[in-house]
The RNA shown here (transfer RNA) has 77 nucleotides and comes from a Deltaproteobacteria bacterium.
RNA sequence: CGGGCCGUGGCGCAGCUUGGUAGCGCGCCUGACUGGGGGUCAGGAGGUCGCGAGUUCGAAUCUCGCCGGCCCGACCA
Numbered sequence: 001c002g003g004g005c006c007g008u009g010g011c012g013c014a015g016c017u018u019g020g021u022a023g024c025g026c027g028c029c030u031g032a033c034u035g036g037g038g039g040u041c042a043g044g045a046g047g048u049c050g051c052g053a054g055u056u057c058g059a060a061u062c063u064c065g066c067c068g069g070c071c072c073g074a075c076c077a
């Protein structure tokens, strides 16, 4: 330098193909059951969907640019 994949709550991931209220598991908070812990059940908080722009009535999803990570290749030494 070229190509591919990835970036979404604290952590691990799905959702993207085919645009239509942002979800799952773990974790966290509150309550109930229990003498307590653990466990189970019920409820809840928590997300600029990497950044910017575009298309659209509407973008996590489509398009373009940029940033970061990983892999492959090339180049230099």
Stems, first nucleotide, its partner, number of pairs: 001073007010026004020057001028044006050066005

NCBI's taxonomy places the organism under Bacteria, Pseudomonadati, Myxococcota, Myxococcia. Its Rfam family is "tRNA". Rfam classes the family as a transfer RNA.